[in-house]
RNA sequence: AACGAACGCUGGCGGCGCGUCUUAAGCAUGCAAGUCGAGCGGCAAGGUCCUUUCGGGGAUCCUAGAGCGGCGGACUGGUGAGUAACGCGUGGGUGAUCUACCCAGAGGUUGGGGAUAGCCGGUAGAAAUAUCGGGUAAUACCGAAUAAUAGGUAAGGGGUAAAGACCUUACGGGAAAGGGGCAAUUGCUCCGCCUUUGGAUGGGCCCGCGUCAUAUUAGAUAGUUGGUGAGGUAACGGCCCACCAAGUCAAAGAUAUGUAGCCGGCCUGAGAGGGUGAACGGCCACACUGGGACUGAGAUACGGCCCAGACUCCUACGGGAGGCAGCAGCUAAGAAUAUUCCGCAAUGCCCGGGAGGGUGACGGAGCGACGCCGCGUGGAUGAAGAAGGCCGUGAGGUUGUAAAGUCCUUUUGUUGCUGAAGAAUAAUGCGGGGAGUGGAAAGCCCCGCAGAUGACGGUAAGCGACGAAUAAGCCCCGGCUAAUUACGUGCCAGCAGCCGCGGUAACACGUAAGGGGCGAGCGUUGUUCGGAAUUAUUGGGCGUAAAGGGCGCGUAGGCGGUCAAUCAAGUCUGGUGUGAAAUCUCUGAGCUCAACUCAGAGACUGCGUUGGAAACUGAAUGACUAGAGUCUGGGAGGGGCAGUCGGAAUUCCUGGUGUAGGGGUGAAAUCUGUAGAUAUCGGGAAGAACACCGGAGGCGAAGGCGGCCAACUGGGGAUGUACCGACGCUGAGGCUCGAAAGCGCGGGUAGCAAACAGGAUUAGAUACCCUGGGUAGUCCGCGCCGUAAACGAUGCACGCUUGGCGUGCGGUAGCGAUACCGUGUGCCGAAGCUAACGCGAUAAGCGUGCCGCCUGGGGAGUACGCCCGCAAGGGUGAAACUCAAAGGAAUUGACGGGGGCCCGCACAAGCGGUGGAGCAUGUGGUUUAAUUCGAAGCAACGCGCAGAACCUUACCAGGGUUUGACAUGGGGUCGCCGCGGCGAGAGAUCGUCGUUCUGUAGCAAUACAGCGACCCGCACAGGUGCUGCAUGGCUGUCGUCAGCUCGUGUCGUGAGAUGUUGGGUUAAGUCCCGCAACGAGCGCAACCCGUGUCCCAGGUUGCCAUCCAGUAAUGGAGGCCCUCCAGGGAGACUGCCGGGGACAACCCGGAGGAAGGUACGGACGACGUCAAGUCCUCAUGGCCCUUACAUCCUGGGCUACACACGUGCUACAAUGGCCGGUACAGAGGGCAGCAAGACCGCGAGGUUGAGCCAAUCCUUAAAGCCGGUCCCAGUCCGGAUCGGAGUCUGCAACUCGACUCCGUGAAGCUGGAAUCGCUAGUAAUCGCGGAUCAGAACGCCGCGGUGAAUACGUUCCCGGGCCUUGUACACACCGCCCGUCAAGCCAUGGGAGGAGAGGGCGCUCCAAGAUGUGCAGCUGACCCGCAAGGGGGCGAGCAUCCAAGGCGAAAUCUCUGACUGGGGCU
Repeated sequence: AACGAACGCUGGCGGCGCGUCUUAAGCAUGCAAGUCGAGCGGCAAGGUCCUUUCGGGGAUCCUAGAGCGGCGGACUGGUGAGUAACGCGUGGGUGAUCUACCCAGAGGUUGGGGAUAGCCGGUAGAAAUAUCGGGUAAUACCGAAUAAUAGGUAAGGGGUAAAGACCUUACGGGAAAGGGGCAAUUGCUCCGCCUUUGGAUGGGCCCGCGUCAUAUUAGAUAGUUGGUGAGGUAACGGCCCACCAAGUCAAAGAUAUGUAGCCGGCCUGAGAGGGUGAACGGCCACACUGGGACUGAGAUACGGCCCAGACUCCUACGGGAGGCAGCAGCUAAGAAUAUUCCGCAAUGCCCGGGAGGGUGACGGAGCGACGCCGCGUGGAUGAAGAAGGCCGUGAGGUUGUAAAGUCCUUUUGUUGCUGAAGAAUAAUGCGGGGAGUGGAAAGCCCCGCAGAUGACGGUAAGCGACGAAUAAGCCCCGGCUAAUUACGUGCCAGCAGCCGCGGUAACACGUAAGGGGCGAGCGUUGUUCGGAAUUAUUGGGCGUAAAGGGCGCGUAGGCGGUCAAUCAAGUCUGGUGUGAAAUCUCUGAGCUCAACUCAGAGACUGCGUUGGAAACUGAAUGACUAGAGUCUGGGAGGGGCAGUCGGAAUUCCUGGUGUAGGGGUGAAAUCUGUAGAUAUCGGGAAGAACACCGGAGGCGAAGGCGGCCAACUGGGGAUGUACCGACGCUGAGGCUCGAAAGCGCGGGUAGCAAACAGGAUUAGAUACCCUGGGUAGUCCGCGCCGUAAACGAUGCACGCUUGGCGUGCGGUAGCGAUACCGUGUGCCGAAGCUAACGCGAUAAGCGUGCCGCCUGGGGAGUACGCCCGCAAGGGUGAAACUCAAAGGAAUUGACGGGGGCCCGCACAAGCGGUGGAGCAUGUGGUUUAAUUCGAAGCAACGCGCAGAACCUUACCAGGGUUUGACAUGGGGUCGCCGCGGCGAGAGAUCGUCGUUCUGUAGCAAUACAGCGACCCGCACAGGUGCUGCAUGGCUGUCGUCAGCUCGUGUCGUGAGAUGUUGGGUUAAGUCCCGCAACGAGCGCAACCCGUGUCCCAGGUUGCCAUCCAGUAAUGGAGGCCCUCCAGGGAGACUGCCGGGGACAACCCGGAGGAAGGUACGGACGACGUCAAGUCCUCAUGGCCCUUACAUCCUGGGCUACACACGUGCUACAAUGGCCGGUACAGAGGGCAGCAAGACCGCGAGGUUGAGCCAAUCCUUAAAGCCGGUCCCAGUCCGGAUCGGAGUCUGCAACUCGACUCCGUGAAGCUGGAAUCGCUAGUAAUCGCGGAUCAGAACGCCGCGGUGAAUACGUUCCCGGGCCUUGUACACACCGCCCGUCAAGCCAUGGGAGGAGAGGGCGCUCCAAGAUGUGCAGCUGACCCGCAAGGGGGCGAGCAUCCAAGGCGAAAUCUCUGACUGGGGCU
């Protein structure tokens, strides 16, 4: 795009078309083929007349129905079952044929005969019908005469390529003498009839070409193929028969099987094609199924006959009847397809002389949006941009000029009136003319005039009236694809053509609003073509994506060098015939337009025929040498086959020397050896393979081929001459060869070695490794097998197309180095090709010829069938089902028990811990009314919590409140509230008493303003309720790792690359050099802070060198030198020297310096990753709760405790504990505070309180040092636990605080596997301070004191960076993924069998019928006969052929089947 469509929703009108695609299933009822009285006999009823014995009879008119006869029922109409065929299409042939009616020409129409329907009378039967007797007519039937140019036979002629056209001669066959009209004396005329010729029309038969699929159908055929002769037909012919011969068809697809009516056309497509064969038209076939003939011009006959079968109906059970695939209609089937309508008015057909009759052909109407076409459902105006709806940032936007309103129109609709065309003429009449015959009439021919008839239908159309009146839906809106928002839903419900949507913010589901598309339709489904160059003729491919046969030889076939002349099959061209009409295209015309219809032209790409051309192909002829081949002389080679020979090695045997191991592995063991191995020497045997040469080298078609020698033999290359003369290339089938393994028979067996055995390894190890274990096999001969990653994953042959470097062989030139040429074999590369990789004269480039092969993945190289094979197996080779991919090349990452380089307390080297104990603390788990919540490997777990007794608090129980504990707005009331007191209560809370608002104006009442409180069926507050996977912000982590990117340029089809890689160097993508890159940004570094040196200015609360005075004391005066404080500056930059390096960057060493190569420490964290963490800090979208999930209170809980883990503290002791004495910090904090001192207390602490808002006071550091004691013990270690007594804070220490004292004195004696931190002022160790805080640190954050050890080094573990490589990974190795097993579902193979279908074969059986025969019987015409009778004719019966049926064996296909095999999906 299309449709004979169907389904869903919807539906105003008209025109033109179309309408059982399914079961060629079955059918009630009506109609669809009749007509002619001018062929014949005759006539019911009825009318008229006559007659009557009143029953009737006769005549006449008129005809119905039936019969005989003629023509037509072979057309029209239906259907598509069968048919793969001369069935159809196209073009021819018929010298092999027929044709009723029709037309034209010629001739004729004489004379006889015998029957039979109807009818009458019987018989049988339910009926259908049958039958007997009598008698009758014809345009029915039968002889006879006449007659040819018809047909036949014979002969002759002639013609043709041949033959039966044609011509001449001799023998045999018809009539309706009928009918009508006119005349009537013969007769004329019309319709018929007969013979014959020709035409027209329509057939029959034959031929060339074309006409589906399967080769998993390869052979088929006995009337088969041909001949001769008879028969038969309208006619040729094995069409049929007898005999003879053995042919005929087939790979260019016979036969078989499946499917199918064919065509003009129709749909699609640019075309070529592909699909299709409804309607209309041509042909064919069929008419319930199968068979058969009759009649006839024509049938083997849809509405005829006979037989058989199935089915239905009637029946009196004896018998009968029927055939809608005609028009309507019914039933069933189905997704699905109409009225039991009107009419012969038109067109056509049949009959008739005609009038006319018939016609479900046809013309019309009805039903169906089934299709095509046309029209309408209103037009104009109309902004307050109405209302309502929807959205909203609450401003507005949108629906939207849309509506309403105003003006107008009237197609359609309703109604009224008028009202075509389709009808032409016929019969007949009239007028005129004419031919012929005539005495005339009628008839015949021509012209003109008149002349009935309409189903549709009162239709089309026209003219009025009325009135916007009667008339819009469907699909879609994620992308493809035009058109978006809200709500609902929450991987549900659902959508979906493909990709895919939906798991709480869905532009994708449902609804709404809006929008888009089409519009009386719109969608969906189905089907065909297109897009699809996705079967490629036009117009594809095969190195790696699917695809080159394992290799060759060669048959058919295809293709084929140069020249000349010939032919004309192909080819080209002119004429001509045909290519039906319709359709199609163009032009025009008719319906108002269009659809539709009509006319003209074109086209119909084809086939036939005839003339021409001769380039090319072809045919045949002659010639040529460039292709192919042959000869000759040299040369290379693991080419092949059979044979002789050789040495090294291995194993075994024997002998000698010799002694303890050998062998083997990652390490071992099995094994072997004191019975003498291994090692070594001599001798011998056997089999297999041939080191070095040896090469990317040679040869071969491939497989493949390797010691030497000679024999036989194949192929190839170069060169020079001669010869032959296209002899060529490819190659379906076919045939040969064909590694290894394997198979059969025989032999052989040294080594090696499947299976097997043993030893190891391992979780296991039916493996990898080992064995001085070992069988087939490997080897030889003969025969099979026929495969392979048989690979260059690249078929063969020929030609053409820049170069460079090797190498084998040969040739030419040269003294030679070497150069050139040919032919092989390699590498790199130009153009070109390629998706890229790559190929690139050895093409995957450019061309030609031929062959093979491919067409998404899986199923599957499987099943079945067939062929081959001894077997193993091979060749050929599907489908169901299933998936939305499978695949190639390249890219970026990530990953690797890949490689290279490098770094990090990563390992190593060290020091100290954890893991064991007790306790503290966090977590899990468990428990509980609640044990609130979060954090989860590193990167959760002394984390949020820098501090849970109440509070905190979010949890639980109970008791309360509801505009609320808190905010704002509005309205109203009040001067409360608060404060102080009393009462109830666990408290919240409630009740009650007392007391008081502020300012201004005013004497005051009061008014206004402010403040505050209370009240309210208001709006709202509130929520630590949910979602960190809706978010902001903040944070962790990789990681302070050195990376992450951009612009421009360049390269690549592209992803992308380059830069950023490389050589050095660095802590560093730090810097240098190089480079198709040049630059730049975020990171690194530096800039900032602290510490370390010096300087400057300053000098109290800090300091005290000098000076004065002096003490217990820098306490005072004084000073600012020093320390220190806080500011400012200097200083370090590889700056200098030497060496290395590339003259660089940089590195090493040195000098100076407080400090040296980043001085040390901190702050600082690139692009990003982990949907990392946090909605319980805060903020925030959405959702949820609203007398509760809000809020207040009391009490409880977060503190539980069989357990498990993390982080810590204290220890286990003598480098220690305890006692006494004694020295030295830094950084901080302090007014609801820090507190000296004094007193009290053993102590925690209490009382009192100087001083300090702090360089002033609080303020003593501890380890250390000195002295003493303990003496290795569960202790004078260790301090848990428990008892008692207290202190402090606080409303309050019961659950549940810290501390003190007395007493108690647990585990623990250095910690398994494992694991953590640390590289210098670090680890370790020691104390001090701070935040939080009423109180409550072993935690956290800081501070200083003392103060080590070790680092060879980068193999390994972990993490990371760069380059490179492989990848089937990309959620990225915690990836992907294979097979069995378990479970469900699906299709399928095998399967003992079972059931069915169609077809063939053989036998049997014979209906109807045909042919033959025919001595039952019958017999009118004709013949013989006087007659009888006979001939002749018919015919029962019989024979042959033959449908259905029966029997049998076999093949094919389909369904089913216990069980079984694999496969697919989940």